Bacterial RNase P class A from an Anaerolineales bacterium, 466 nucleotides, folded computationally. Its Rfam family is "Bacterial RNase P class A". Rfam links the family to the GO terms dimeric ribonuclease P complex, tRNA processing and ribonuclease P activity. Taxonomically the source falls in Anaerolineales (Bacteria, Bacillati, Chloroflexota, Anaerolineae). It is recorded under the gene name rnpB.
RNA sequence: UCAGUUGGCCGGGUGAUCGCAGUCCCUCUCGAUGGGAUUGAGGAAAGUCCGCGCUCCACAUAGCAGGGUGCCGGGUAACUCCCGGGCGGGGUGACCCGCGGACAGGGCCACAGAAAACGACCGCCAGCCGGACCACCGGUCUCGACUGGUAAGGGUGAAACGGCGGUGUAAGAGACCACCGGGGCCGGCAGCAAUGCCGGUCGCCAGGCAACCCUCACCUGGAGCAAGGCCGAGCAGGCGCAAUGCUCGCGUAAUCCGCAUUCGUGAGGAUGCGGCGAGCGGGAGGCGGCUCGCUUCCCUUGAGCGCCGGGUAGGCCGCAUGAGCGGCGCGGUGACGUGCCGCCUAGAUAGAUGAUCGCCCAAGCCCGAGGAUGAAGGCUGGCCUGCCCUGCGGUGAAAGCCGUCAGGGCUGGCCUCGCUGUAAACUCGGGUCGGACAGAACGCGGCUUAUAGGCCGACUGCCGUU
Numbered sequence: 001u002c003a004g005u006u007g008g009c010c011g012g013g014u015g016a017u018c019g020c021a022g023u024c025c026c027u028c029u030c031g032a033u034g035g036g037a038u039u040g041a042g043g044a045a046a047g048u049c050c051g052c053g054c055u056c057c058a059c060a061u062a063g064c065a066g067g068g069u070g071c072c073g074g075g076u077a078a079c080u081c082c083c084g085g086g087c088g089g090g091g092u093g094a095c096c097c098g099c100g101g102a103c104a105g106g107g108c109c110a111c112a113g114a115a116a117a118c119g120a121c122c123g124c125c126a127g128c129c130g131g132a133c134c135a136c137c138g139g140u141c142u143c144g145a146c147u148g149g150u151a152a153g154g155g156u157g158a159a160a161c162g163g164c165g166g167u168g169u170a171a172g173a174g175a176c177c178a179c180c181g182g183g184g185c186c187g188g189c190a191g192c193a194a195u196g197c198c199g200g201u202c203g204c205c206a207g208g209c210a211a212c213c214c215u216c217a218c219c220u221g222g223a224g225c226a227a228g229g230c231c232g233a234g235c236a237g238g239c240g241c242a243a244u245g246c247u248c249g250c251g252u253a254a255u256c257c258g259c260a261u262u263c264g265u266g267a268g269g270a271u272g273c274g275g276c277g278a279g280c281g282g283g284a285g286g287c288g289g290c291u292c293g294c295u296u297c298c299c300u301u302g303a304g305c306g307c308c309g310g311g312u313a314g315g316c317c318g319c320a321u322g323a324g325c326g327g328c329g330c331g332g333u334g335a336c337g338u339g340c341c342g343c344c345u346a347g348a349u350a351g352a353u354g355a356u357c358g359c360c361c362a363a364g365c366c367c368g369a370g371g372a373u374g375a376a377g378g379c380u381g382g383c384c385u386g387c388c389c390u391g392c393g394g395u396g397a398a399a400g401c402c403g404u405c406a407g408g409g410c411u412g413g414c415c416u417c418g419c420u421g422u423a424a425a426c427u428c429g430g431g432u433c434g435g436a437c438a439g440a441a442c443g444c445g446g447c448u449u450a451u452a453g454g455c456c457g458a459c460u461g462c463c464g465u466u
Stems, first nucleotide, its partner, number of pairs: 002461009012360007020040007042437001046448002049446005054224004062291003066220005071085005086099005100215002105213002107209003121154002123150005129144002131141004162180002165177003181205002183202008228317004237308005245280006257274007281299007324343008361435001364432007377420003381415004386410006392403004
């Protein structure tokens, strides 16, 4: 330089004019209008996948069913989230992905293949029959069929009964042996633990799938801001079902009170009837489903249930000070915790934060200039190393060998700007174009998904240079 892994940040700025919403002030009893100050969408506001805060289901439970999670240890308000570690897999690596149980049981493993729980297609061996040969007790060779043995070799497949070497065998085979791999059992060491290591022993040596049913451990009320409250407005009720009721105490004169019918615009009137409490029993409602249990109401002047029908304009609260944000210190490998200091940053309700203009800016593209008084490369010329040839000198009988000698040739390296040739990063100026995904609606902690363009950090690998 290039290629990659991983973490984080920004995602337009500024000025002017006009227009919005909240809060406060001018501002008076209130209101309207007007003016001023200040604040005003996100890293995901999205998905609605998890967890909670909060609200309601009158009070108070237990169990079952249902649902969720799943290696170990921590963090957190909590979590299916985050951090650290363990084991397995992928990658050269930085890193990434996965995680209870398959001898508790059921089920599945297509196609191919002989066979996917126990097997024989091609093979190997033995026996028997037939043929040929010989030295004729018998042995050798070849072909085919049948019978028996075999799972080492070959083939199929994602996967086929540990691996390599040997013994052994008719031929083989953990049948046996040494070593290795996996596993069981026993013991020890390290660690909170998951787990790892060591020693001994045992031939124990078909698997996979549980985001298939299932099973083990732990956890777990329901519904949700259209929750839920307050003010206010408005209407119209009708029909049906619905519990045997019993006993005891007090009281029963009137008044009061209640129910039904009726009159009245209304206040009210008239008539008739009617007591309260306790126990037992029965009935109904509430607690997401079921059971237990608790509790409330009713028992015919009837709780409640079912069906049909009518009404609910509008306003206020909930509604933003928070498991809040920022800075510094301390503790911790880290998630995070803690102390001090500082800050207050939307609250709409058909739904506010926008529109116009100018300038600047990030990025892409185009042009020009610099870079470039020119990199690399080529030619010319020179030097050096190594090798070869010739000559010369020395040595030797010769071949050959040696030489700080001379000339030439080949390869490599270096220099030479004399000639030729000459790129990019980058910088500046101008023009053009143009800013992704996308909008709060109770809030918070996460996860997941989308994202033009730009920036920062750490780490890994190849190549090159020093």
The coordinates come from a structure-prediction model, not an experiment, and the mean pLDDT is 75. The model forms 97% of the base pairs in the Rfam consensus.